[in-house]
RNA sequence: GUCCCCGUAGCUUAACUGGAUAAAGCGUCGGCCUCCGAAGCCGAAGAUUGCGCGUUCGAAUCGCGCCGGGGACA
Numbered sequence: 001g002u003c004c005c006c007g008u009a010g011c012u013u014a015a016c017u018g019g020a021u022a023a024a025g026c027g028u029c030g031g032c033c034u035c036c037g038a039a040g041c042c043g044a045a046g047a048u049u050g051c052g053c054g055u056u057c058g059a060a061u062c063g064c065g066c067c068g069g070g071g072a073c074a
Stems, first nucleotide, its partner, number of pairs: 001073007010026004019057001028044005050066005
């Protein structure tokens, strides 16, 4: 330098090939329980889906350009 893959809550992953309120586990916070904790049970907060532009009635999902990570070739 060329090509391929990946980037979604603090962390790990979903989202049926464009269709509605982006879901779950762990973690965090609150409550119940307990002498106090752990475990267990109940509840809550937390994401403008890496950034920008575009296509579309509608984008996490498609296109283009950047940024970051990984890989192949040179």